Predicted 3D model of a 76-nucleotide RNA (c-di-GMP-I-GGC riboswitch aptamer) from a Planctomycetaceae bacterium. It was read from a public genome assembly, where an Rfam model found it. Taxonomically the source falls in Planctomycetaceae (Bacteria, Pseudomonadati, Planctomycetota, Planctomycetales).

Parts: sequence; C1' cells; structure tokens
RNA sequence: CUCGACAAAGGCAAACCGGUCGCGAGGCCGGGACGCAAAGCUAUGGGUCUCAUUCGAGAUCGCCAAGUUGCCGAAA
Repeated sequence: CUCGACAAAGGCAAACCGGUCGCGAGGCCGGGACGCAAAGCUAUGGGUCUCAUUCGAGAUCGCCAAGUUGCCGAAA
C1' cells in the first nucleotide's frame, strides 16, 4: 500500500413519527435504527426523481463511477 476481523474505541443514521422550510423532488431539527469502513466532502460523468417560468431550473453523494480527505489494525 492492497485489504477489512463474530477485534477494540469512536462515528453516521433508512423506514416511520413530530416540528419547520420548499410548488415539488426534497432540506433542516428532535425522536427512532434498517443498514454503513468512507452512509465524510465535491453534482465532474452516468442513473433516478421534481417543477408555478421545461432548448430551462432544481433534488439525490444512503444508486453507480470519478476526484479528494480520513479513524482502527487481526489474517492474507
């Protein structure tokens, strides 16, 4: 470095519920855990989704890829 353990410490938090913002996809806060070794970050490519103004404007990084940063350390 690759890799990822019935390891240790710590972390994130789907559905659903309450509040709030948004036309909407959805965002944020609290509760809650299905899962996650990048489920940290960036909409760069593809995918999916939304729209009152659709040759446009948006959402999603917990769909995949790419870029970038990073905790721990058994086996190989």